[in-house]
Large-subunit ribosomal RNA, domain VI from a marine eukaryotic metagenome, 255 nucleotides, folded computationally. The coordinates come from a structure-prediction model, not an experiment, and the mean pLDDT is 85. RNAcentral holds the full RNA, with entries from MGnify.
Context: one part of a larger RNA
RNA sequence: CGUGAGGAAUAUUGAGGAGAUCUGACUCUAGUACGAGAGGACCGGGUUGGACGAACCGCUUGUGUACCUGUUGUGGCGCCAGCUGCAGCGCAGGGUAGCGAUGUUCGGCCGGGAUAAGCCGCUGAAAGCAUCUAAGCGCGAAGCCCACUCCAAGACAAGUGUUCCCUCAAGGGCCCUGGCAGACGACCAGGUCGAUAGGCCGAUGGUGUACGCACGGUGACGUGUUCAGCCAAGCGGUACUAAUGGCCCUUUUGU
Repeated sequence: CGUGAGGAAUAUUGAGGAGAUCUGACUCUAGUACGAGAGGACCGGGUUGGACGAACCGCUUGUGUACCUGUUGUGGCGCCAGCUGCAGCGCAGGGUAGCGAUGUUCGGCCGGGAUAAGCCGCUGAAAGCAUCUAAGCGCGAAGCCCACUCCAAGACAAGUGUUCCCUCAAGGGCCCUGGCAGACGACCAGGUCGAUAGGCCGAUGGUGUACGCACGGUGACGUGUUCAGCCAAGCGGUACUAAUGGCCCUUUUGU
């Protein structure tokens, strides 16, 4: 921009397209059929794996240079103590959220249709018989078309349902606070009639028992106060801070 007749919101049909399509072992049937024996099934059922794929983060495990702790060297804060800079995050031990797999859950199924090969079949002549074939009718694959999952009306044959609005109101945008959304647009949640982000409070969760003081020890240090102190992204609250003020676009009761 279009969709042959306004606009908005929402729910859809499915032309068409994409994806998926894998397979082992064990076991029951059954030591049965078969076979002299050795051996050993078809058909059908069940269990459990591998690889592959999707989703997710409760568990396990990894990362986690915005969290906590220990510690070495050196510099600084006048000194002690306590902090702090630098040294690959100095090194080391853990670790929230998020993201991930090595973790968890799930998937391939079933079924239908049309067929291929077919020393498969029915009926059946040419050829009084016989013959699956010549006319005709069936059966028959992990393959084909459906079925399963996803996209999908620019499917220009441009589809359909429902609700709402139309002259100062309906709708949309700019702008702002943000996001698990994201390259930018876009999308989503909000903008005081407000929990959108920050702050604060609380509870989780992580570190692992702070500083100071007291006591014990000559001292290093230990014990008590103290499951302390500190704390990121996560959860629940709370208008304290910031979402101010405002501007713009379209608009037809419908060629």